RNA sequence: GCCCCCAUGGCGAAACUGGUAGACGCAUUCGACUUAAAAUCGACCGCUACGGCGUGCGGGUUCGAAUCCCGCUGGGGGCA
Numbered sequence: 001g002c003c004c005c006c007a008u009g010g011c012g013a014a015a016c017u018g019g020u021a022g023a024c025g026c027a028u029u030c031g032a033c034u035u036a037a038a039a040u041c042g043a044c045c046g047c048u049a050c051g052g053c054g055u056g057c058g059g060g061u062u063c064g065a066a067u068c069c070c071g072c073u074g075g076g077g078g079c080a
Stems, first nucleotide, its partner, number of pairs: 001079007010026003019063001029043004045054003056072005
């Protein structure tokens, strides 16, 4: 230098061919239970001016994008 793969909550991880993103698990926090705690059970994605916004970053296509296209960043692998 060229080619391929990956990037989604605090962490892991799903989203089947573009059609409700926060599935599911863990952690945190809150609640129940307990004399108290552990274990167990229940609830909870984050931010917000409450209108919305958020899938590594910036654009584009589309009625609609995590998903398709372009550029970039970071990581892994291959060739030279």
A computed fold for an 80-nucleotide RNA from Bifidobacterium pseudolongum subsp. globosum, annotated as transfer RNA. Lineage of the source: Bacteria > Bacillati > Bifidobacteriales > Bifidobacteriaceae > Bifidobacterium pseudolongum. It was read from a public genome assembly. Its mean pLDDT, the model's own confidence on a scale to 100, is 81.